Description:
The RNA shown here (Glycine riboswitch aptamer) has 98 nucleotides and comes from Teichococcus deserti. NCBI's taxonomy places the organism under Bacteria, Pseudomonadota, Alphaproteobacteria, Acetobacterales, Roseomonas.
RNA sequence: CCUCUGGAAAGCCCGGCGACCGUCACCGACGGAAGCUGGCACCGACGGAGUAAGGCGCGAAACGCCCGCGCUGAAUCUCUCAGGUCAUCGGACAGAGG
Numbered sequence: 001c002c003u004c005u006g007g008a009a010a011g012c013c014c015g016g017c018g019a020c021c022g023u024c025a026c027c028g029a030c031g032g033a034a035g036c037u038g039g040c041a042c043c044g045a046c047g048g049a050g051u052a053a054g055g056c057g058c059g060a061a062a063c064g065c066c067c068g069c070g071c072u073g074a075a076u077c078u079c080u081c082a083g084g085u086c087a088u089c090g091g092a093c094a095g096a097g098g
Stems, first nucleotide, its partner, number of pairs: 001098006011040001013039005020032005041085003047081001048079003054072006
């Protein structure tokens, strides 16, 4: 890297548009509706960002320790920019095989 398997949370909320479908008293009205989009609320498991110990450097100091400042520094933690909130899809991560 490829294949198979498992794989969470949170709205079937409120508006606008609406392919298309249906009904009727049919140049219209009414009802439904995939999808797109706005608002509010919510979730964390593509991605992105933050930092603890530690490490490094600088200041002060004769040196070291301590102290202060800066850089670096992990996650399933934190944030929620992105993403997501019936199912499907997707999905960090895990197992098996190549």
Its mean pLDDT, the model's own confidence on a scale to 100, is 79. RNAcentral holds the sequence, with entries from Rfam and Ribocentre.